[in-house]
RNA sequence: GCGCGCUUAGCUCAGUGGUAGAGCGACCCUUUGACGUAGGGUAGGCCGGGGGUUCAAUCCCCUCAGCGCGCA
Numbered sequence: 001g002c003g004c005g006c007u008u009a010g011c012u013c014a015g016u017g018g019u020a021g022a023g024c025g026a027c028c029c030u031u032u033g034a035c036g037u038a039g040g041g042u043a044g045g046c047c048g049g050g051g052g053u054u055c056a057a058u059c060c061c062c063u064c065a066g067c068g069c070g071c072a
Base pairs, nucleotide, nucleotide: 001071002070003069004068005067006066007065010024011023012022013021018055026042027041028040029039030038048064049063050062051061052060
């Protein structure tokens, strides 16, 4: 330099056009003498930045950035 993939909650990842979910973690309640386990609940995300297509974009297209893999 070229090609491909990834970027979504604190962490690991779903969601592939119709206003975003799970597990773990955090906090609260119940259970315990206490801790843990178990059960219930709550908070937490302008979906990496910008632009475009569309009635509507996390999802499609372009571009930039970061990370990873391959080729030279």
Record summary:
This is a predicted structure of a 72-nucleotide RNA (transfer RNA) from a Candidatus Nomurabacteria bacterium. Taxonomically the source falls in Candidatus Nomuraibacteriota (Bacteria, Bacteria candidate phyla). Its Rfam family is "tRNA". From the family's description: Transfer RNA (tRNA) molecules are approximately 80 nucleotides in length. It was read from a public genome assembly.